[in-house]
This is a predicted structure of a 73-nucleotide RNA (transfer RNA) from Polyrhizophydium stewartii. The organism belongs to Polyrhizophydium, within Eukaryota. Its Rfam family is "tRNA". About the family: Transfer RNA (tRNA) molecules are approximately 80 nucleotides in length. RNAcentral holds the sequence, with entries from ENA.
RNA sequence: GGUUCCAUAGCGCAGUGGAUAGCGCGACUGACUUCUAAUCAGUAGGUCGUGGGUUCGACCCCCACUGGAAUCG
Numbered sequence: 001g002g003u004u005c006c007a008u009a010g011c012g013c014a015g016u017g018g019a020u021a022g023c024g025c026g027a028c029u030g031a032c033u034u035c036u037a038a039u040c041a042g043u044a045g046g047u048c049g050u051g052g053g054u055u056c057g058a059c060c061c062c063c064a065c066u067g068g069a070a071u072c073g
Base pairs, nucleotide, nucleotide: 001072002071003070004069005068006067007066010025011024012023013022018056027043028042029041030040031039049065050064051063052062053061
């Protein structure tokens, strides 16, 4: 340098065009407990990597860029 793939909550991931973007772990609050852990209930946390485009409508399709991975040379 060529090709392919990935980027969504603190972490690991789902979501392949339709309206309020979810799950698990974690954090916090409450219940329970002498206390902690476990368990139960609840709460918060997201400009969906950046910038454009297509569309009535984009996490999703297209282009460029940034970062990462694999592979070829």